The RNA shown here (Lysine riboswitch aptamer) has 160 nucleotides and comes from a bovine gut metagenome. Model confidence (mean pLDDT): 83 of 100.

RNA sequence: UGUAGAGGUCGCGGUUAAAAAGAGUAUAAUUCUGGAUAACUUGAAUUAGAAGAAGGAAUUAAAAAGGGUUAACUGCCGAAGGGUGUAUUAGUUCAAGAUUAUACCCCCUGGGUGUAUAGAUAAUAUCUAUAUAACUGUCAUCGAAAGAUGGGGAGCUACA
Numbered sequence: 001u002g003u004a005g006a007g008g009u010c011g012c013g014g015u016u017a018a019a020a021a022g023a024g025u026a027u028a029a030u031u032c033u034g035g036a037u038a039a040c041u042u043g044a045a046u047u048a049g050a051a052g053a054a055g056g057a058a059u060u061a062a063a064a065a066g067g068g069u070u071a072a073c074u075g076c077c078g079a080a081g082g083g084u085g086u087a088u089u090a091g092u093u094c095a096a097g098a099u100u101a102u103a104c105c106c107c108c109u110g111g112g113u114g115u116a117u118a119g120a121u122a123a124u125a126u127c128u129a130u131a132u133a134a135c136u137g138u139c140a141u142c143g144a145a146a147g148a149u150g151g152g153g154a155g156c157u158a159c160a
Base pairs, nucleotide, nucleotide: 001160002159003158004157005156008077011076012075013074014073015072016071017070018069027061028060029059030058031057032056033055037048038047039046040097041096042095043094044093045092080109081108082107083106085104086103087102088101090099110136111135113133114132115131116130117129118128119127120126138151139150140149141148142147
């Protein structure tokens, strides 16, 4: 330098299907109420609005997506996840901001689990971040051994 492997039966992702939940919610129509605004926030414009805006209530009709579970198939072991920045993208248009999605550079994290806090979300499910606790895998040192201490994935093991 190249090739091939290991950690775990809750290893990490992706796709498809089913049921549940989302939810009798959003939304639409009609009626009543309300009385001037409405489309993520601000400013301007455009469109709609006293022939009645936003909001509220009743009746009727009535979803979907993301996320999770189960099963099958499949790609893998920086698998993958997160953060700053840049570029493009989405919500009527423009500008700025916040948020959504994608790509790239750089940075952080060995892995899963429990607990706490914060954020996202319909949600106490779940995901993400930080801290913490043992567990686990690997390498180094010490040790007769059990074990102890320390390190990190650009690492570790095997072969060439």